About this RNA:
Model confidence (mean pLDDT): 85 of 100. The RNA shown here (c-di-GMP-I riboswitch aptamer) has 85 nucleotides and comes from Robertmurraya kyonggiensis. It matches the Rfam family "c-di-GMP-I riboswitch aptamer". Rfam describes the family as follows. GEMM was predicted in a large-scale screen for bacterial structured RNA regulatory elements. It was read from a public genome assembly, where an Rfam model found it. NCBI's taxonomy places the organism under Bacteria, Bacillati, Caryophanales, Bacillaceae, Robertmurraya.

[in-house]
RNA sequence: CACCGAUAAAGGCAAAUUCAUCGAAAGGUGAAGACGCAAAACUAUAGGGACUAAGAUCGAAAGAUUAUGUCUGCCAGUUACCGAA
Numbered sequence: 001c002a003c004c005g006a007u008a009a010a011g012g013c014a015a016a017u018u019c020a021u022c023g024a025a026a027g028g029u030g031a032a033g034a035c036g037c038a039a040a041a042c043u044a045u046a047g048g049g050a051c052u053a054a055g056a057u058c059g060a061a062a063g064a065u066u067a068u069g070u071c072u073g074c075c076a077g078u079u080a081c082c083g084a085a
Stems, first nucleotide, its partner, number of pairs: 004083002012037002017032006035073001041078003047075002049071003055066004
């Protein structure tokens, strides 16, 4: 230095759920809360994937299609703390 990841040390994040709030929704933000996480840090005009469908198009209707809306705690990419085996 690279790989790797302890019942190590020091710190960190926070699922479900509830309340408030923004949003058409998905979802976001704040508080409470911990299921978990060695990248659960950052990147959504990103490389794949997933969710939603306001508007638009089609339709007699029911409904269908569609991202310009989202998700990084799905994979991926980038950077990084510690140091037992």